[in-house]
Two RNAs folded together computationally: RNase P RNA and transfer RNA, 446 nucleotides in total. The coordinates come from a structure-prediction model, not an experiment, and the mean pLDDT is 78. Rfam match: Bacterial RNase P class A. Rfam classes the family as a ribozyme.

RNA sequence: GGAGCCGGCUGGACGGCCGCCGGCUCUAGAAAUAGAGCGGGAGGAAAGUCCGAGCACCAUAGGGCGGGAUGCUGGCUAACGGCCAGGGGGGGCGACCCCAUGGACAGUGCCACAGAAAACAGACCGCCACCCCCUUGAGGGGUGGUAAGGGUGAAACGGUGAGGUAAGAGCUCACCAGCGCGGACGGUGACGCCCGUGGCUAGGCAAACCCCAUCCGGUGCAAGACCAAAUAGGGAGGCGUUCGAGGACGGCCCGUCCGAAGUCUCCGGGUAGGUCGCUUGAGGCGCCGGGCAACCGGCGUCCUAGAGGAAUGGUCGUCGCCGGCUUACUAGCCGGAACAGAACUCGGCUUACAGGCCGACUCCGUCU
RNA sequence: GUGGCUAUAGCUCAGUUUGGUUAGAGCGCCAGGUUGUGGCCCUGGAGGCCGAGGGUUCAAGUCCCUCUAGCCACCCCA
Numbered sequence: 001g002g003a004g005c006c007g008g009c010u011g012g013a014c015g016g017c018c019g020c021c022g023g024c025u026c027u028a029g030a031a032a033u034a035g036a037g038c039g040g041g042a043g044g045a046a047a048g049u050c051c052g053a054g055c056a057c058c059a060u061a062g063g064g065c066g067g068g069a070u071g072c073u074g075g076c077u078a079a080c081g082g083c084c085a086g087g088g089g090g091g092g093c094g095a096c097c098c099c100a101u102g103g104a105c106a107g108u109g110c111c112a113c114a115g116a117a118a119a120c121a122g123a124c125c126g127c128c129a130c131c132c133c134c135u136u137g138a139g140g141g142g143u144g145g146u147a148a149g150g151g152u153g154a155a156a157c158g159g160u161g162a163g164g165u166a167a168g169a170g171c172u173c174a175c176c177a178g179c180g181c182g183g184a185c186g187g188u189g190a191c192g193c194c195c196g197u198g199g200c201u202a203g204g205c206a207a208a209c210c211c212c213a214u215c216c217g218g219u220g221c222a223a224g225a226c227c228a229a230a231u232a233g234g235g236a237g238g239c240g241u242u243c244g245a246g247g248a249c250g251g252c253c254c255g256u257c258c259g260a261a262g263u264c265u266c267c268g269g270g271u272a273g274g275u276c277g278c279u280u281g282a283g284g285c286g287c288c289g290g291g292c293a294a295c296c297g298g299c300g301u302c303c304u305a306g307a308g309g310a311a312u313g314g315u316c317g318u319c320g321c322c323g324g325c326u327u328a329c330u331a332g333c334c335g336g337a338a339c340a341g342a343a344c345u346c347g348g349c350u351u352a353c354a355g356g357c358c359g360a361c362u363c364c365g366u367c368u
Numbered sequence: 369g370u371g372g373c374u375a376u377a378g379c380u381c382a383g384u385u386u387g388g389u390u391a392g393a394g395c396g397c398c399a400g401g402u403u404g405u406g407g408c409c410c411u412g413g414a415g416g417c418c419g420a421g422g423g424u425u426c427a428a429g430u431c432c433c434u435c436u437a438g439c440c441a442c443c444c445c446a
Base pairs, nucleotide, nucleotide: 001364002363003362004361006359007358008357009356010355012319013318014317015316016315017314018313020041021040023038024037025036026035027034028033043339047350048349050348051347052346053345054344055220056219057218058217062254063253064252065251067216068215069214070213071212072086073085074084075083076082087101088099089098090097091096102211103210107209108208109205110204111203124150125149126146127145128144129143130142131141132140133139158176159175160174161173162172163171177201179198180197181196182195183194185192186191224276225275226274227273234267235266236265237264238263239262246258247257248256268445269444270443283302284301285300286299287298288297289296290295321336322335323334324333325332326331369442370441371440372439373438374437375436378395379394380393381392388426397413398412399411400410401409419435420434421433422432423431
């Protein structure tokens, strides 16, 4: 100097004028309300609603079947499908990245096409032995053996070598890969490594059914509580009135509670209101301590939107950033600036994002 | 806001359950035939990267994940 990789931060600044939302105080007023002043008002993702919780209601959330989710190990956490650290596998020269990563000797199923044969393997060509025929050639046919070679395929039932054989074959042997079992050592563990032994060898798919382990009751702030208003507590149909429909309750059963009479569905009709929940919370920031880290503990400090068709805006000036043009290094002119926007609240994940800043590391080239 | 559903040819839909070789149907479009001409009718053809991206698998419209677009339901009488 070039190329790359990982992590973190930021997401224009200041001021004037005019507005918007909600809060507090003061003044006027019987009240509604009006005026003045003070301080506050979007994000790193507020988004998608993909997970996990808080909170509220229904049994203080019950039992069984079914169903769903997750899936190496250890830890963190309120919890999680999240995060951290590690093991194993794969990719890259490397920094580093990726992995839904339990079980395919519990069982069932699938493996199209091609190919002789596709999972209880399998003789198409070839190779070999024997027999037959014309015996005109190293010709043709039949029976049997053979998985070493060819060919097909995503995948052909260990690899290399030697012995062996009619030709061959774990048929036998040596080495290697890999599997089961037993043992020693290291590690909390996943696992690693070593020794012995066995049979010579075991295909893939579980994001197919399934098995194993763990977890999961339902509905969601339009939850729910209170006040107020309107309409027709109207019509049709189903089920039912103690041998009990229906509801809480959701796919089914049991059970508990409500229900001694209604209840469910459809049609029809009405309203388009107020207050609370509602923002102080597993909260932010700083310092110290523990831990490799995620994270935890202690102390100090701060309060920072709560609307309800829904505010957080517009404009002007100065400066900063980027691009273009002019120009003698000074300046001038023009243009641009992303993704997006709270709706009960948190912890994560995922996705979108112009430009800029910081830090750690790797590889290549050159120079000293 | 919360919960659920859908996306396949120009249009309306099958196929997704149980992955398989080149994804079909009707209407529409194009060409030819028939007719004096047009329609009806007959014959043939074109037209799809299955909403987008990624993953699992030998193989994905189909299975899984992420995103995009669209649609439906919610209160009271009760």